Notes: Predicted 3D model of a 72-nucleotide RNA (transfer RNA) from Candidatus Microgenomatus sp. Its Rfam family is "tRNA". Rfam links the family to the GO term triplet codon-amino acid adaptor activity. By type it is a transfer RNA. Its mean pLDDT, the model's own confidence on a scale to 100, is 82. Lineage of the source: Bacteria > Bacteria candidate phyla > Candidatus Microgenomatota > Candidatus Microgenomatia (nom. nud.) > Candidatus Microgenomatus.
[in-house]
RNA sequence: GCCGCCCUAGCUCAAUGGCAGAGCAAUCGCUUUGUAAGCGGAAGGUUCCGGGUUCAAGUCCCGGGGGCGGCU
Numbered sequence: 001g002c003c004g005c006c007c008u009a010g011c012u013c014a015a016u017g018g019c020a021g022a023g024c025a026a027u028c029g030c031u032u033u034g035u036a037a038g039c040g041g042a043a044g045g046u047u048c049c050g051g052g053u054u055c056a057a058g059u060c061c062c063g064g065g066g067g068c069g070g071c072u
C1' cells in the first nucleotide's frame, strides 16, 4: 500500500428497514442464625463520529476514526 471482518449497557454478545434486548457484573429484596448458592425486582443506551437514502436506519449507501486478520 491492497483486501476482508468488527465497533450496541461496566463486560460478553443478540436484534427481518418497523417498541433497542439477553447473560454476567453492580444494586435492592426473598430465603439463611450468618455467608455462599438459589429465586425475584428495579435500574443501566446520543447503537464510535459526520453525512446520505427512506414515512421510518443499530440495520442500506458514502466519508472519517479505532481494533483484528490476511496479502505484498
Base pairs, nucleotide, nucleotide: 001071002070003069004068005067006066007065010024011023012022013021018055027041028040029039030038048064049063050062051061052060